Formats: sequence, structure tokens, C1' cells
RNA sequence: GCUGGGUGCGCGGGAGACAUCCCCGGACGUGGUCCGGGGAGGCCGAAGGAGCAACCGCCUCGGAAACUCUCAGGCAAAACGGACCGCGCAUCUGGU
Repeated sequence: GCUGGGUGCGCGGGAGACAUCCCCGGACGUGGUCCGGGGAGGCCGAAGGAGCAACCGCCUCGGAAACUCUCAGGCAAAACGGACCGCGCAUCUGGU
């Protein structure tokens, strides 16, 4: 100099699922519409969490998914969040 991996930060991308029903309150003006809260049922999986497992290891025991479960979280739009991906920077650790 080139290059692999880990971690952190910044930027960009980033899905899914009820504008369902009941009750209360408010607004608009009216037997309706919208917003907020509570409850009921339904639904989603890509924060987190848990479970099984191919496989892997230091193999009496452990590590393990985008699979599974939905505890949590979420379900008009917007906002927030968002696994993961890309780029950049910093740092750690290898290979040559």
C1' cells in the first nucleotide's frame, strides 16, 4: 500500500397489519363527520424478548436464524420507531 471481520457515530433507503365495534369527552353543525381516551374482538413481525433447529465449538456443556411464538411493541395519513442494506468517518482485530 491492498484487503477481511467486529464495534460506535453520521447520512440515505427501509415493510407489514381494523379510518372495525361499544362507551365517554371535545370540535364542527347534526342524527352525521373528525379528534382524543377507555374497553372488546381481529390482525402484523423487521426494536427488544422467548422457543426449536440445520450447523458450529473449548463438545458432562454451550453459541446459534430473516424460521416459530406474539410477552413487549405495532395496525388511516403524517410523525416516532424499525431488523436489514449501501456510503462515509473513527476505533479494535486479522491476512498479504
Molecule: Glycine riboswitch aptamer
Organism: Aurantiacibacter odishensis